[in-house]
Context: one part of a larger RNA
Molecule: large-subunit ribosomal RNA, half A
Organism: uncultured Chloroflexota bacterium
RNA sequence: AGCAUGCGGGGGAUGCCUUGGCGUCAAGUGCCGAUGAAGGACGUGGUACACUGCGAAAAGUUCCGAUGAGCCGUGUGCAGGCGCAAGAGUCGGAAAUAUCCGAAUGGGGAAACCCCCUACGAGUCAAGUCGUAGGAUCCCGAAAGGGAAGGGACACCGGGUGAACUGAAACAUCUAAGUAGCCCGAGGAAAAGAAAGAAUUCCGUUAGUAGUGGCGAGCGAACGCGGACAAGCCUAAACCAGUCAAUGACUGGGGUUGUAGGGUUCUUGAUAAAGUUGCAAGGCUGAAGUGGAAGGGUCUGGGAAGGCCCACCAGAGCGGGUGAUAGUCCCGUACAUACAGGCCGAGCGAUGGCGAGAAUACCUGAGUACCGCAGGACACGAGAAAUCCAGCGGGAAUCUAGGGAGACCACUCUCUAAGGCUAAAUACACCUGACGACCGAUAGUGCAAUAGUACCGUGAGGGAAAGGUGAAAAGAACCCCGGCGAGGGGAGUGAAAUAGAAUCUGAAACCGCAUGCUUACAACCGGCUAAAGUCCCGCAAGGGAUGAUAGCGUGCCUUUUGGAGAAUGAGCCGGCGAGUUUAUGUCUGUGGCGAGCUUAAGGGAGAGACACCCGGAGGCGAAGCGAAAGCGAGUCUGAAAAGGGCGAGAAGUCGCAGGGAUAAGACGCGAAACCUGGUGAGCUAUGCAUGGGCAGGGUGAAAGCGCAGUAACAUGCGCGGGAGGCCCGAACUCACGACUGUUGCAAAAGUCGGGGAUGACCUGUGUAUAGGGGUGAUAUGCCAAACGAACUGGGAGAUAGCUCGUUCUCCCCGAAAUAGCUUUAGGGCUAGCCUUAGUGAUACGUAGCGGAGGUAAAGCGCUGGAUGGGCUAGGGGGCGUCAAGCUUACUGAACCCAACCAAACUGGGAAUGCCGCUAUGGAAGACACUAGGAGUCGGACGGUGGGUGAUGAGAUUCAUCGUCGAGAGGGAAAGAACCCAGACCUACAGCUAAGGUCCUGAAGUCUGUGCUAAGUGGGAAACGAUGUGACCGUGUCGAGACAGCCAGGAGGUUGGCUUAGAAGCAGCCACCCUUGAAAGAGUGCGUAACAGCUCACUGGUCGAACGCGGUUGCGCGGACAAUGUAACGGGGCUCAAGCACAGCACCGAAGCUUGGGAUAGUUGAAAGACUAUGGUAGGGGAGCGUUCUGCAGGCAGAGAAGGUGUACCGGAAGGUAUGCUGGAGCGUGCAGGAGUGAGAAUGCCGGCAUGAGUAGCGCAAAACAUGUGAGAACCAUGUUCGCCGAGAAUCUAAGGUUUCCGACGGAAGGUCAGUCCGCGUCGGGUUAGUCGGGCCUAAGCCGAGGCCGAAAGGCGUAGGCGAUGGACAACUGGUUAAUAUUCCAGUACCGGUGUGUGGAGUGUUAUAGGAACGCUUUUGGGAAGAUCAGCCACUGAGUGGAUUGUGGUUGCAAACGGUUAACUACCGUGAAGCCGGCGCUCGCAAGAGCCAAAAGUGAUUUGUACCGAGAGACAAGAAAAGCCUAUAAGACGAUGAAGCACGCCGCCCGUACCCCAAACCGACACAGGUAGAUGGGUUGAGGAUACCAUGGCGAAC
Repeated sequence: AGCAUGCGGGGGAUGCCUUGGCGUCAAGUGCCGAUGAAGGACGUGGUACACUGCGAAAAGUUCCGAUGAGCCGUGUGCAGGCGCAAGAGUCGGAAAUAUCCGAAUGGGGAAACCCCCUACGAGUCAAGUCGUAGGAUCCCGAAAGGGAAGGGACACCGGGUGAACUGAAACAUCUAAGUAGCCCGAGGAAAAGAAAGAAUUCCGUUAGUAGUGGCGAGCGAACGCGGACAAGCCUAAACCAGUCAAUGACUGGGGUUGUAGGGUUCUUGAUAAAGUUGCAAGGCUGAAGUGGAAGGGUCUGGGAAGGCCCACCAGAGCGGGUGAUAGUCCCGUACAUACAGGCCGAGCGAUGGCGAGAAUACCUGAGUACCGCAGGACACGAGAAAUCCAGCGGGAAUCUAGGGAGACCACUCUCUAAGGCUAAAUACACCUGACGACCGAUAGUGCAAUAGUACCGUGAGGGAAAGGUGAAAAGAACCCCGGCGAGGGGAGUGAAAUAGAAUCUGAAACCGCAUGCUUACAACCGGCUAAAGUCCCGCAAGGGAUGAUAGCGUGCCUUUUGGAGAAUGAGCCGGCGAGUUUAUGUCUGUGGCGAGCUUAAGGGAGAGACACCCGGAGGCGAAGCGAAAGCGAGUCUGAAAAGGGCGAGAAGUCGCAGGGAUAAGACGCGAAACCUGGUGAGCUAUGCAUGGGCAGGGUGAAAGCGCAGUAACAUGCGCGGGAGGCCCGAACUCACGACUGUUGCAAAAGUCGGGGAUGACCUGUGUAUAGGGGUGAUAUGCCAAACGAACUGGGAGAUAGCUCGUUCUCCCCGAAAUAGCUUUAGGGCUAGCCUUAGUGAUACGUAGCGGAGGUAAAGCGCUGGAUGGGCUAGGGGGCGUCAAGCUUACUGAACCCAACCAAACUGGGAAUGCCGCUAUGGAAGACACUAGGAGUCGGACGGUGGGUGAUGAGAUUCAUCGUCGAGAGGGAAAGAACCCAGACCUACAGCUAAGGUCCUGAAGUCUGUGCUAAGUGGGAAACGAUGUGACCGUGUCGAGACAGCCAGGAGGUUGGCUUAGAAGCAGCCACCCUUGAAAGAGUGCGUAACAGCUCACUGGUCGAACGCGGUUGCGCGGACAAUGUAACGGGGCUCAAGCACAGCACCGAAGCUUGGGAUAGUUGAAAGACUAUGGUAGGGGAGCGUUCUGCAGGCAGAGAAGGUGUACCGGAAGGUAUGCUGGAGCGUGCAGGAGUGAGAAUGCCGGCAUGAGUAGCGCAAAACAUGUGAGAACCAUGUUCGCCGAGAAUCUAAGGUUUCCGACGGAAGGUCAGUCCGCGUCGGGUUAGUCGGGCCUAAGCCGAGGCCGAAAGGCGUAGGCGAUGGACAACUGGUUAAUAUUCCAGUACCGGUGUGUGGAGUGUUAUAGGAACGCUUUUGGGAAGAUCAGCCACUGAGUGGAUUGUGGUUGCAAACGGUUAACUACCGUGAAGCCGGCGCUCGCAAGAGCCAAAAGUGAUUUGUACCGAGAGACAAGAAAAGCCUAUAAGACGAUGAAGCACGCCGCCCGUACCCCAAACCGACACAGGUAGAUGGGUUGAGGAUACCAUGGCGAAC
């Protein structure tokens, strides 16, 4: 370390539970608000916080009713109270109070704050101050007075405006859709509505019909019928009267319709019904509440409601509680009863309200109807398009009239527009109640709980997690260890403490402890098979744990032709997680009824439920054919009694269940995008307003002046001057290079260099511009860390021909990767192939016979190609008086001979295949058809025949067969496709196939004959070779071959030519003759040329075979690659263990056989027999399990579910029994309903691993001693050391919001530790007339009236708001743990007011001026600071002194006077004060107290503070108020102005602390960022640099 067992830790699944949700139904209710809403802020309790309640009268006050013995809301106690009947508390009803914000309303505003006016009151001498009430805008109104606003349920309703994704497989009409969204308005409902065609509304149906429609996708009525509910009315006008400002207006009467009515005139009748409203007998309903039946014993147990025994009630056996399951214990339940009020309402009153006839022609809704143009709505898209609406233009009639009836006209019928009101039936929500084959803590609302909370974001907005002790806290007294910890051990409580608060049960991952066995030569998808040894149980039989050793063996899923794949996905475990529902067709099964079947909406009784009864409107069917009229078992066509088409000759319909389809999100998750409404310019871009910043050094333009010079200019020189998008270089700003960093210090930094640095510069604050947009010195840059179109909510579950995932079992069958078409090629449709059910008839193989055919091979007559020869027309060349003609190494059709080639050649022509018949085999998951359901359209390799290619490819494309795909087993070392062979299960039986038999490794070291020497075997070609075996042909040779050795190899002649030379041997020509045994006018080497060597050829020697050519078996060379032999699997093999031939044995598979078994089919009367059972996509069949419901019947504290083991049963999913745990619920049978089964979706949530005790601990330095403490590298103190020092110091704005100070603490936070802290708990701390804000205005914003705009809203006058600017009165010292220009001391000043004094001016408004301004540069004065000197104190070695050394040497504002050009300058006063040393005392220290009170000057330098003055250039450098001055007007003032003096008064807000940072912005105690002020010494030009001072730190391993 592994396996097993036991016991734990960790974690929070499972089971059980439910306070909370979800849904349906019913009843009720349906607005609130200037009498201040909704919603909030802040308060309020004896006691901190959160929720609840309430409002300064503050968990409450008053009155009435009810209840009532206990109460002071919850978490939740402690302390203290109230009440006990003289009524606390609680509940119901009606009142009171009700801070501040908010429509917010006196003005303002950054909501919960600031500032006013008027009246009255309190208070003061007066003022400041306080209280109460009122004070907005708009509309109506003469006024008095009234009204509006704003919110609301994310719902419902009416209207205005109005998308896109999407669908159409693209897209534009169309669709989505008048949807989403925005806006306006109203109500409890809204809307519609009483006819210019028959009320309105809603439901069912008509009907997916008629229509409409790129006649595509789609859209889609009405009439009619059945129901719910039911209700009708008022005006304008004619006419009459009245009033008035009189062509008219108003008021009253009159009048209101289509069979026309009314008016007017005339004639005539009647007194009814219904509506509205007031009163009202009575009835119904109704708050907190009240009454409300009936049980005991015994057993078990901690506990009885359980078991057993015996009772009782029931108008009550709904439900909940009580220590387990209760009709009779408690709360309740049925039933009965109780205010205010509400509803109905007989009856009575008021109001309103009646006709008939005749005549007349007065009235009956005008920029209207209608028409034109361009639109919209109607189901209806301009169409033949009626009807309705309205923009622009035109423009009637008047009852003898007008509109409509789907163009239009006629006829007929019908109605009366251009004014208005109107319940119910309908929609939706809230609250309450009941119910649920709804959920039960990853579920159900996002929320069972301090949840729209924590947290994230600038904002709009987004948005969690988190339940359970026990019956009862009886929540562990006391003791021990430990730091007076954390935690634990005892004791005690309890039925139980392994129920101990991190609490029911307590699974898994993961982490341990103990025991048994095993493991240190071993190579391993970790299992399966065999198995020794050891250990345990058992009397034994046997069983269990482990597992030396041997054999076999490349995970799962997905996607693929093909995956161990080094292709995808998963760290592990647990929970959650995907074909559902509705509507409409279709098919199958099943049930009811049946020539019929069936109800829908709705209704009935009932408290309600399961049910029941009505309801036939409608639907389907029973008859079809035809375009239709129409006819009809037929009909249409047709001249037809013809033929043909479609029918008749099969019963439907309504439920239920299942398969599939269509419409819907439609199996789940997933875009990039599009549209719509909002939120963002705190980052960044640009603009506007107002402020601020830029050490130091250099260069030296123009002007000017002088001199020279010119006729005059010009020009030159010098002085002077200080320009510049000038130069160098810090701050500042930018970001060019390199390196580091890249899980960083940092989501852009660091280090070293770099660019600009008076300018188109940089920067603060405020403000403007917004997404089809802004801004942009254009980079498509930036617009809050992702910008070719921000973010956020919504349309929305957009769409996704794409990818991924898709959950229990068994049984039967079982594909395809092809064709056609396709904006189609990775998608689809139809066919092909599969399956299920039904029906029907034989398919298929082989043999024989009979057919059609034009391939292979072949052939060359045809069509073409093509070689040689012959012959030859023609052509070309030559000759020719260029004529005739002749000729020719030229070419050459046709023809002849010979030999050839062809996918698109064939006078011929197979084998296979195909068709038919007969015979035979064969009845098979063989064939065909109909109906339901699919999947497949990416294929791969191998053989054969072809194309393309290179007769390349593991290439590509066809045909055909096989295998894989979807196929396991044996062989080929290993291998999808090759060879053998098709796995139902089982066996330690047998036989074979391919292939094998020396060992690995089962079986022959088998038999016979040869070959190979190369380890060929056990990789390879052209080509090469005297390897070797077999065979054939042809030569030489005892007349002496072949090879070797010895000898010869000559003469004419150096052949001729050529050549400088050429003599056998550069080259050309020729290549003869002689001698001889033989010898080339020369085979090769060689020379300048010769020479020389040699060969051919000949003789001798030797003595038997020697050459050449061809065919063939097996070998050899050719032969070079990368980690390592590595080209037999290995060892190894040579008369073989190689090769060839022949032979006999044996081994060898899931094949075949044999024994047993399962399922299905066939057959059989049965027994049985026979056959079948590999399988992806896919089809079919049968089951298991989970949760809930009904009925029946059970189990359970003597122990349910769940958890964890063991044993057994079943073919599987699974089931049963039992031990331990657990402590209250749970099964069985038969039916039924589903949120019904998990391993994968880079799934979601939680837990836990691994990496790993690894990386890291975030620039730079610590050491020691002492102290404290349980404990000290880190805390405190001290001593050294180190670091910063234009900061790492000090002050302030913003921002933060208590971090400030003290005490106590140490769980967590702190990158370690901690006694410490910016941490926790408790307590404390911020003091102002003068500092900042409250006064003024800038950009900009708001905006009474006003203008504009579908709405929302936009602009803007008066006016107001708004600092970054203007205005404006206090200084020094001291003091606290923590504040100070705020407190204290001293010394001042500003405003108001009173009194006194004073004795004539004062202030307001208007106007005008000042206030009031930039940049650069020069110059004058000049504070602070610094340096030096002087002076003082201390020190000054054992003593005295000196040098040296150390330290100090300070001093406000206002006011007055002086001075100055002016001032924060100077002089005096202020100031005999304050400050300043040594020393002494106390105290652990920090520190406190006391005494005493030194010097307190000068010079130099710098001077960017402050105050002045000048110059230059062009880009020409805020406004308003306070205040001052001037003018004018009016006001106040002798009842006393200004001034002066003395009193009194002086409000609200901020004030702590950090502020280049550990407190701000960056997720952090983060090397980043952050406006302004101060600016010491030496070096130096300097704020550079280096080192130091004051001061601050040593950076948290």